[in-house]
RNA sequence: AACUGAGGUAGAGGAGCAAAACUUAAAAGUAACAUUAUGGAGCUAAGCACAAUGAAGUAAUGUGAAAGGAUGUUUUGCCGAAGUUUAUAGAUAAUGCUUUAAAUCUAUAGACUGGGAUUGUAUAUAACAUAUAUAAUACUGUCACAUUUUGUGGAGCGCUAUCAUUCUA
Numbered sequence: 001a002a003c004u005g006a007g008g009u010a011g012a013g014g015a016g017c018a019a020a021a022c023u024u025a026a027a028a029g030u031a032a033c034a035u036u037a038u039g040g041a042g043c044u045a046a047g048c049a050c051a052a053u054g055a056a057g058u059a060a061u062g063u064g065a066a067a068g069g070a071u072g073u074u075u076u077g078c079c080g081a082a083g084u085u086u087a088u089a090g091a092u093a094a095u096g097c098u099u100u101a102a103a104u105c106u107a108u109a110g111a112c113u114g115g116g117a118u119u120g121u122a123u124a125u126a127a128c129a130u131a132u133a134u135a136a137u138a139c140u141g142u143c144a145c146a147u148u149u150u151g152u153g154g155a156g157c158g159c160u161a162u163c164a165u166u167c168u169a
Base pairs, nucleotide, nucleotide: 002166007163008162009161010160011159014079016078017077018076019075020074021073022072024070032063033062034061035060036059037058038057042050045099046098047097048096082113083112084111085110086109087108088107089106090105091104092103114140115139117137118136119135120134121133122132123131124130142154143153144152145151146150
C1' cells in the first nucleotide's frame, strides 16, 4: 500500500433506541351488575345452554370497573440500537361452556429503513394524545468527489481506530 473474507476487538452519531419498576391523567360516570317500568321473541361467528315463571332493546334509580395505549421519574441493556413487512411453526383467544375467526405474543428465515424533528395523507385508537407507513421540507452524523469559508452525491453487510492474514518496499 493493496486484495480476500460480513475476520477479531474497541468506539462515534443525538432533543439516539428499547425494556422494567413506580407514578399521573384520561379511558368514564363508560362497560357490567341490581331494582322498577316498558317491550313481546330472541341472544351468538356457529353450536350447546338460557328464555312467555318473559329474550333482545329502551327509560329511570343505585353501585361502579378494567385492558390496550400515553406523560413523568429512576434503573438497566445497547448503536440494525430498533422498527415495519412477508412466510413458516407454536401459544392465547368472541363468553355461561365448546369450536373457531379477527387480533395479539414468541421463535426462525428473507426484504426495506443512517438518525431525530415538522407538516400533509392513510390506518389503528375513546382521543385532535400517541404509534406505524408514505411524501415533502430543512437539520444532523459519516464517507466520496469537486470549482473546497461551500456544494453535489451514496448508504449502516456503512464509518473511525487497532490487531490478525497476504503481497511489495
Molecule: Lysine riboswitch aptamer
Organism: Clostridium frigidicarnis